[in-house]
RNA sequence: CUCUGAAAAGGGCAAACCUGCCGUAAGGCAGGGACGCAAAACUGCGGAUCUCCCUACCGGAGAUAGCCGAGUUGCCAGA
Numbered sequence: 001c002u003c004u005g006a007a008a009a010g011g012g013c014a015a016a017c018c019u020g021c022c023g024u025a026a027g028g029c030a031g032g033g034a035c036g037c038a039a040a041a042c043u044g045c046g047g048a049u050c051u052c053c054c055u056a057c058c059g060g061a062g063a064u065a066g067c068c069g070a071g072u073u074g075c076c077a078g079a
Stems, first nucleotide, its partner, number of pairs: 002079004012037002017032006035066001041072003045069003048064006
């Protein structure tokens, strides 16, 4: 440096749900809580899905990184 893996060691994150706040909404933030995750770290680049506006179509704005790809970075172990 590359590949493989989570058995070990040290750890990390946090679904649903509840409470409070923000938002028309999807959803987000904080606390609690753990379904799970070897990148469930980061990036809205390509699809996909969801919300709102317009609406015959077309189109526009927003959301989901734990939907699938892609890109960047990274602990440990083995080869």
This is a predicted structure of a 79-nucleotide RNA (c-di-GMP-I riboswitch aptamer) from Candidatus Fraserbacteria bacterium RBG_16_55_9.
NCBI's taxonomy places the organism under Bacteria, Bacteria candidate phyla, Candidatus Fraseribacteriota.
It was read from a public genome assembly, where an Rfam model found it.
The model forms 95% of the base pairs in the Rfam consensus.
Its Rfam family is "c-di-GMP-I riboswitch aptamer". About the family: GEMM was predicted in a large-scale screen for bacterial structured RNA regulatory elements. Genes associated with GEMM are involved in a diverse array of functions, including chemotaxis regulation, signal transduction, secretion and chitin.
Its mean pLDDT, the model's own confidence on a scale to 100, is 86.